Transfer RNA from Nostoc punctiforme PCC 73102, 73 nucleotides, folded computationally.
Its mean pLDDT, the model's own confidence on a scale to 100, is 82.
The sequence is in RNAcentral, with records from Rfam.
Its Rfam family is "tRNA". Gene Ontology term of the family: triplet codon-amino acid adaptor activity. The family's RNA type in Rfam is transfer RNA.

[in-house]
RNA sequence: GUUUGAUUAGCUCAGUUGGUAGAGCGAUCGACUCAUAAUCGAAGGGUCACAGGUUCGACUCCUGUAUCAAACC
Numbered sequence: 001g002u003u004u005g006a007u008u009a010g011c012u013c014a015g016u017u018g019g020u021a022g023a024g025c026g027a028u029c030g031a032c033u034c035a036u037a038a039u040c041g042a043a044g045g046g047u048c049a050c051a052g053g054u055u056c057g058a059c060u061c062c063u064g065u066a067u068c069a070a071a072c073c
Stems, first nucleotide, its partner, number of pairs: 001072007010025004019056001028042004049065005
């Protein structure tokens, strides 16, 4: 330099033919307990890497940029 893949909650990851985003763990609060852990419950947490385009509507399709990984040279 070329090609391909990945980027979604604090962490690990889902999210199929485009229709308003979820789980587990962690953290917080509450219940239980003399207290802690375990267990149970609740609430919260996201500009879906960034920018633009297509569309009535985009995490999803298209283009570019950034970062990481792999293959080739």